[in-house]
RNA sequence: GGUCCCAUCGUCCAGCGGUCUAGGAUGCGACCCUCUCAAGGUCGAGACACGGGUUCGAACCCCGUUGGGACCA
Numbered sequence: 001g002g003u004c005c006c007a008u009c010g011u012c013c014a015g016c017g018g019u020c021u022a023g024g025a026u027g028c029g030a031c032c033c034u035c036u037c038a039a040g041g042u043c044g045a046g047a048c049a050c051g052g053g054u055u056c057g058a059a060c061c062c063c064g065u066u067g068g069g070a071c072c073a
Stems, first nucleotide, its partner, number of pairs: 001072007010026004018056001028044005049065005
């Protein structure tokens, strides 16, 4: 340098163009329970890498950028 793959809550993982007001587990916070802690229960906060495009509608399709990875040279 070329080709290809990946990027979603702190972490891990779902989400097949409309059911999404993006869900689950774990972690975190508050409360309940307990003599206290742990366990358990209830509630809460928390994410679509960035910029364009296509579409009535995009986390999802297309292009570019950034970052990571694989292969070739």
Transfer RNA from an Actinomycetota bacterium, 73 nucleotides, folded computationally. The RNAcentral record of the sequence draws on ENA. Model confidence (mean pLDDT): 80 of 100. Rfam family: tRNA. Rfam links the family to the GO term triplet codon-amino acid adaptor activity. The family's RNA type in Rfam is transfer RNA. Rfam's curators write: Transfer RNA (tRNA) molecules are approximately 80 nucleotides in length.